The RNA shown here (small-subunit ribosomal RNA) has 1456 nucleotides and comes from an uncultured bacterium.
């Protein structure tokens, strides 16, 4: 883009063109072929006319209406005969075929009507039908007698001309031939009508038309159809036909056809043209024309000029009707129309007016051809559904929303105007150019012309034109996620659906359904079907095969394809010129005609094709003379793991036999099996056999390839170099065929030394039908025969020419005189161009070209199935569908990963110390229990976490009680009051609720106003829900050393490159080096602290000095020098040396220094990743709730308790515990508070009084140390649990506080697997402070000081990370991907005993109708006819085979 189209929604007109694509099923009804009376006999019907009777009107003749007669008139059923009926109209089943198409041919033919020329039309005759008479039948219908006519039949004359036979025989031609002209003999014609003008008949020649047959090209798929054919091929005589030929026959020969694709199976009416394509092409043949074919299925003739006949005929079947059962009748793929089938396809209409056919003198008659009309939006053109104006951007609707608006939308309302169409009312064609009838004229007298009057219209009162009225009567459908123009909001919640692909839907769906807006298209839009196009995705034009599919294992070589270089000649192919056809119609140009356009008509061009005949000769071909560079031969030269056959060799490995000799050996990661005192392993001599040949040996060499390896003969066989002597293109390639062909396989003899499939032990394993060890048999070796395959690989198919180099070899030859260089054939390395998607190739192409051959054409089904083919088998070779997915697939990129490789580094392992894990208790957490045990975090990165402090309160849970503008905030409006404090009283669990008493406020502009309550009412309030919609915050990898980015540069691109190498560093830190050059965000540094010193300050800190003063005591004046405190500074930077390095930068018991190599801590977390935590700190989308998921008050739970983790605590003790005495911190906090002093208690504390608003008081650390008791025990260790008395804190200490005192005194003697911290002032140990807090369940937690170890050989290993590098099928990255089986379900399929079919061919039997042929009786005056007979066949039935299909228990793999 397009359709003979279906459907779904809509639907106003016009005009044109189309309308069973299926069942060539099956058909009621009616009409689709008749015509002629100027051929005939004749009159059944109908009218006129005459003639008679007869009735009526009425009246002496009319008229009307009956009945008979007449064919003489018009005409005419129905019969005879003439022409037609073979056309014109349907369908497309069959047909792969001279059937169409094109071009040619017929000296091999035939035409009725029609034209044209000659030339005739005598004289006879005997029948038949219609009627009439009878007979049979149900019907169709058919039979006898009898009479009769023709333009119906038959005789017989004429025939120049015609046909045959004979003779002779010019030109001609295409081989058979053809035949002008002459002669002679036989044979064959007619029809008549009429109105007197014609109009027919007849022989016969010519043409015009139509037909008939022959050839050459061309016309689908399949080789999983390779061989066919017996009238088959040809010939020689015949029949037969218009005519030609095995069209049919007899006889002879054996042919014809085929890989240039026959036979045989499928499918299919061909062309002009139609769709589509830039074209080549593909795809189709509807309606128009042209051929062809059929008429229910088959066969078969007759009739004719034509048929083997759609509306004629006879036989066979199949079906349907009608019968009286005895017989009969049909054939819509004519127009309409019915039934069935289907997704589907229309009126049982008018007319012969035109335009055409029949017959007719003619007028006419016929015509479902054809002209209109009806139905269908089924196609294509054309019109219209209104124009212009109008913002208060109106109402209403919808959606944002920052509530301000936006949007629908100049759209409506409203004004003007128009009036196509509709609706009314009036007029109104062409189409008839012609033809009928009838009158006149003219002439060349006709089937002649001309004028003149009349007449003939179906559509149709339509087209058309006027008038009126009035925006009046007229707009949908698809889509809006990309492709692809056009998005927003509500439902819904992996449903419900939606999809042409990709895909969308799981609570914020531009994708489903709705709306609203929007886009496309518009009397249409959509949706399925089908064809082309995009698709260079079968590639001629125009593709590929190293790795995406795809080069045969290889060689030889028939058919075919292609083919050096020069001349001649030819003209097939090739160009050109010109003639002829290429129907019309389509399609194009131009013009013209419908109002316009579709559409139609007229003109040209074109119609790419075929064929004749002419001219060209470069190519290509045929023929031919010639060359030599291509192939080939020859002479010489040497080469090599070529093959085949033989002969010989040493060494090993095994076995045997002797000898030495003794406990083993063998073998493995470690064993064992095994072997061996009956003497092995070692070790020595002999021997015997069989296989393979160390070293040299190599990117080495040969061969076609597969493959060749000891030595040494023999036979064969290659290629190279070098001469340039001979041949003269003798070439390359290669379907088909031949023949080689690795291992392993297979038979049949042989041989077996070693090795080693099957098996046997042993081991390993969860297992172990395997790796691994011990044995072992086919087989490994020879021969003969077979098999024919491999990652048969350079994953590259053969020749042949061409195109920049280097480098290294094997062979051979040359030059120089040589470590060299040139040459040519091999083998091999690395680049230029160039090619390639890259990787890569790159003169041994995968460049550039040419010729040949083989092969691919999405993945799996699958190299399978079935068929054939080969083979002893194994099996090979050829080789599909079905069905299902939407991708497989190569190249390279980044990342992840890896039981890959290389370098690093962390308390990561090692070395160590100390603990968990085993008690008993503390606290968390799971599970369980409850009415709740609120909620959350759950590997590392939850679990003494949120919560730095649950008795009520918190508190978000339960149970019960109570409030609804509401516990608390606010806004309006209205009311009322000062709130508030003070006293109480009563009733409840208590919130509330009821009753009471006392006083009563501030500012002010005097209007109010603040504050308080009370009512309406607009917001509320939620610790409901989602952390996977969200801000913020925070862990984790990790304080790991990375993570990027700008211009450059490389790559077709992803992307690299910088950032990669070498050193080195804690570190992408620096340094070299470099197509990169710089930045950046991380490292470091800058901040805090901590060590050392310095300057300035100097109280509440210090106290050297000076002074006073007390039992002491900076206790006081003074002072600020130390110590401190606070502030600004300094110092440390690999600077100095030495030694290693190019440098960065390493080292050193180095110097100096309080400090030494980032001094020690600390805050400080890149890009990111876990959809990691957290809606319950906070805020927030969006959804839920609203007399309750709010909110307020009591009680209870968050404290439960068979059990299971995690984290701690305290111990188990003598490095210890009790007692007693003593030294030495720092950092906090402190007035609702910290303390003391006194007194009272055993304490916990109490009571009264003091100090501290703090460098002032708090303020004794404690382990340490001296001194004793305990002496290894469940204790003087441990201290849970429990009784009993008590403090204190609070409204309140029952659930469910801490703390004191007496008393009980449990477990528990240092902890299994495994596990965890920690690298120096650290671990270990030992006190003290602080936040929460009324108390407190803290043995946590965050902080500080004291006492103070061991230990790191080193990075093989565990984990964790960083940086190169490599493989990957992984990318939700290995916790990844992905095999097979087995279950269940489903779907196509192959085999399968059979069973049921179909088409198509054979081969017997039988055989209707009819040609045609024989034929004594039978009928006929005769011509003939009947009957019988044979020949063939349609169709019937019998049988055997071969192709196809469907079905079929079982069953085999396949897919989802």
């Nucleotide at each position: 883009g397009a359709u003979g189209a279906a459907c779904g929604c809509u639907a106003g007109c016009u005009a044109u063109a189309g309308g069973c694509u299926u069942a060539a099923c099956a058909c009621a009804u009616g009409c689709a072929a008749g015509u002629c009376g100027a051929g005939g006999g004749g009159a059944a019907a109908c009218g006129g006319c005459a003639u008679g009777g007869a009735a009526u009107g009425c009246u002496u003749g009319c008229a009307u209406u009956u009945c008979a007669u007449g064919g003489a008139c018009g005409u005419c059923g129905a019969c005879c005969g003439g022409c037609g009926u073979a056309c014109g109209g349907g369908u497309g089943a069959g047909u792969a075929a001279c059937g169409c198409g094109u071009a040619u041919c017929c000296a091999a033919c035939c035409u009725g009507c029609c034209c044209a020329u000659g030339a005739g039309u005598a004289g006879g005759g005997a029948a038949u039908a219609a009627c009439c008479c009878g007979c049979a039948g149900a019907a169709g219908u058919g039979c006898g007698g009898a009479c009769u006519a023709a333009u119906a039949c038959c005789c017989u004359a004429u025939a120049c001309a015609g046909u045959c036979c004979a003779a002779a025989g010019a030109c001609g031609g295409c081989a058979u031939c053809a035949g002008a002209u002459u002669u002679g003999g036989a044979c064959g014609a007619a029809a008549g009508a009429u109105u007197u003008a014609u109009c027919g008949c007849u022989c016969a020649u010519g043409g015009a038309u139509g037909g008939g047959g022959a050839u050459g090209c061309g016309u689908c798929u399949g080789a999983u159809u390779a061989g066919u054919u017996u009238g088959u091929u040809g010939g020689c005589g015949g029949g037969g036909u218009a005519a030609c030929g095995g069209c049919c026959c007899a006889c002879c020969a054996a042919g014809g056809c085929a890989u240039c694709g026959a036979u045989c199976a499928g499918u299919a009416g061909g062309g002009g043209u139609u769709c589509u394509g830039a074209g080549a092409g593909g795809a189709a043949g509807g309606u128009c024309c042209c051929c062809c074919a059929c008429a229910u299925a088959g066969g078969a003739a007759c009739u004719g000029a034509g048929a083997c006949a759609c509306g004629g005929u006879c036989c066979u079947a199949a079906c349907u009707c009608c019968u009286a059962c005895g017989g009969g009748a049909g054939g819509c793929a004519g127009c309409a129309g019915u039934g069935a089938g289907g997704a589907a396809u229309c009126u049982u209409g008018g007319u012969c007016a035109a335009u055409g056919g029949g017959c007719g003198c003619g007028a006419g008659c016929c015509u479902g051809a054809a002209c209109c009309a009806g139905c269908c939006a089924a196609g294509u053109a054309g019109c219209g559904u209104g124009c212009a104006g109008g913002a208060a951007g109106a109402c209403g609707g919808c959606c944002c929303u920052a509530u301000g608006g936006g949007u629908u939308g100049u759209a409506a309302a409203c004004u003007g105007c128009u009036u196509u169409u509709u609706u009314a009312u009036g007029g109104g064609a062409a189409u008839a150019a012609a033809g009928g009838a009838a009158a006149u004229c003219a002439c060349g007298c006709g089937u002649u012309g001309a004028u003149u009057u009349u007449u003939u219209g179906c559509a149709g009162g339509u087209a058309c034109c006027a008038u009126a009225c009035g925006a009046a009567u007229a707009a949908g459908g698809a889509c809006c996620g990309g492709c692809u123009a056009a998005u927003u909001c509500c439902g819904u919640g992996c449903c419900a659906g939606c999809a042409g692909c990709c895909g969308c839907g799981g609570u914020a769906a531009u994708a489903c359904g709705g709306a609203a807006g929007g886009u496309c298209c518009g009397g249409g839009c959509g949706u399925u079907a089908u064809c082309c196009g995009g698709a260079u995705u079968u590639a001629u034009u125009g593709g590929g095969u190293u790795u995406a599919a795809a080069g045969g294992g290889a060689g030889c070589g028939u058919a075919g394809g292609c083919c050096g270089u020069g001349g001649g000649u030819u003209a097939a192919g090739u160009g050109u010129g010109u003639u002829g056809u290429g129907a019309a119609a389509u399609g194009u140009a131009g013009a013209u005609g419908c109002c316009c356009a579709a559409c139609a008509u007229c003109u040209g061009a074109a119609u790419u094709g075929c064929a004749g005949c002419g001219c060209a000769u470069a190519c290509u071909g045929g023929c031919u003379c010639a060359c030599u560079u291509g192939a080939g031969u020859g002479c010489g030269c040497g080469c090599a793991a070529c093959g085949u056959g033989g002969g010989c060799g040493g060494a090993a490995u095994u076995c045997g036999u002797c000898g030495u000799g003794u406990a083993g050996c063998g073998g493995u990661g470690a064993a064992a099996u095994g072997c061996u005192u009956a003497g092995a392993u070692a070790u020595g001599a002999c021997g015997a056999g069989g296989a393979a040949c160390u070293c040299c040996g190599a990117u080495u060499g040969c061969g076609a390839a597969g493959g060749c390896a000891g030595c040494u003969u023999a036979c064969g066989g290659g290629a190279g170099c070098g001469c340039a002597a001979c041949u003269g293109a003798c070439g390359c390639u290669u379907a088909a065929g031949c023949u080689c062909g690795a291992a392993g396989g297979u038979g049949c003899g042989g041989g077996u030394a070693u090795c080693a499939a099957a098996c046997a032990g042993g081991a390993u394993u969860a297992g172990a039908u395997a790796c691994c060890c011990u044995g072992g048999u086919a087989g490994u070796c020879c021969g003969c025969a077979c098999a024919g395959u491999a990652a048969a690989c350079g994953a590259u198919g053969g020749a042949u020419g061409c195109c920049c180099g280097c480098c290294g070899u094997c062979u051979g030859c040359u030059c120089u005189a040589a470590u060299g260089a040139g040459u040519a054939u091999g083998c091999g390395g690395c680049c230029a161009a160039g090619c390639g998607a890259a990787a890569g190739c790159g003169u041994u192409a995968a460049g550039c070209a040419u010729c040949c051959c083989a092969c691919c054409u999405g993945g799996g089904g699958a190299g399978u199935a079935c068929g054939c083919c080969g083979g002893c088998a194994a099996c090979g070779g050829u080789g599909a569908a079905a069905c299902u997915c939407a991708a497989a697939g190569g190249a390279a990129u980044u990342g992840a990963c890896g039981g890959g490789g290389g370098c690093c580094c962390g308390c990561a392992c090692a070395a160590g110390c100390g603990g968990a894990g085993g008690a008993a208790c503390a606290u968390g957490u799971g599970g369980u229990u409850u009415a709740a045990u609120u909620c959350g975090a759950u590997g590392a990165u939850a679990c003494g976490c949120g919560a730095g402090g649950a008795a009520c309160c918190u508190u978000a849970c339960c149970c019960g009680g109570g409030c609804u503008u509401g516990a608390a905030c606010u806004g309006u409006a209205g009311g009322a009051g000062a709130c508030g404090g003070u006293u109480g009283g009563c009733a409840g669990a208590g919130a509330u609720g009821c009753c009471u008493u006392c006083a009563u406020u501030c500012c002010u502009u005097c209007g109010g106003g603040a504050c308080u309550c009370c009512u309406a009412u607009g917001g509320a309030g939620g610790u409901g829900c989602u952390g996977c919609a969200u801000g913020g915050u925070u862990g984790u990898c990790g304080u790991c050393a990375g993570c990027u980015c700008g211009u450059g540069c490389c790559g077709u691109g992803a992307g690299g490159u910088g950032u990669c190498g070498g050193c080195u560093u804690a570190a992408g830190u620096g340094c070299c080096a470099u197509a990169a050059c710089g930045a950046g965000c991380g490292c470091a540094a800058c901040c805090c602290u901590u060590u050392u010193c310095u300057u300035c300050a100097g109280u509440u800190g210090c106290c050297a000095u000076c002074a006073g003063g007390u039992c002491a005591u900076g206790c006081u004046g003074g002072g600020c020098a130390c110590u401190c405190u606070g502030u600004a500074g300094a110092u440390a930077c690999u600077g100095c040396c030495g030694c290693c390095g190019c440098a960065a930068g390493g080292u050193g018991u180095g110097a100096g220094g309080a400090a030494g190599g980032u001094g020690g801590g600390g805050a400080u977390g890149a890009c990111g990743u876990c959809a990691a935590a957290u809606c319950a700190g906070c805020a927030c989308g969006g959804c839920c709730c609203u007399u309750a998921c709010g909110u307020c008050c009591g009680g209870g739970g968050c404290u439960a308790c068979a059990c299971a983790c995690g984290u701690g605590u305290u111990g188990c003790a003598a490095u210890g515990g009790g007692g007693a005495g003593u030294a030495c911190a720092g950092c906090g906090c402190g007035u609702u508070g910290g303390a003391u002093g006194u007194g009272u208690g055993c304490a916990a504390a109490c009571a009264c009084g003091u100090u501290c608003u703090a460098a002032u008081c708090c303020u004794u650390a404690a382990a340490u140390c001296u001194c004793u008791c305990c002496u290894c025990a469940g204790u003087u260790c441990g201290g849970a649990c429990u009784g009993g008395g008590g403090u204190c804190u609070g409204c309140a200490a029952c659930c469910c506080g801490a703390c004191c005192c007496c008393a009980c005194g449990a477990a528990g003697c240092u902890g299994g697997a495994u596990u965890c911290g920690c690298u120096a002032g650290u671990a270990a140990u030992c006190g003290c402070g602080c936040a929460u807090c009324a108390g407190c369940c803290a043995c946590g937690g965050c902080g500080c000081g004291g006492u103070g170890a061991a230990u790191a050989c080193g990075u093989u290993c565990c984990c964790g990370g960083g940086c190169c590098u490599u493989g990957u099928a992984c990318a939700c990255a290995c916790c990844g991907c992905c095999c097979g089986u087995c279950a269940a379900g489903c779907c196509a399929u192959g085999a399968a005993a059979g069973c049921c079919g179909g088409g198509g061919g054979u081969g017997c039997c039988u055989g209707a109708a009819g040609u045609u042929c024989g034929u004594a009786a039978c009928c006929g005056c005769g011509a003939g006819g009947a009957g019988c007979g044979a020949c063939c066949u349609a169709g019937g039935g019998c049988a055997a085979a071969a192709c196809u299909g469907g079905u079929g228990a079982u069953u085999g793999g396949g897919g989802c």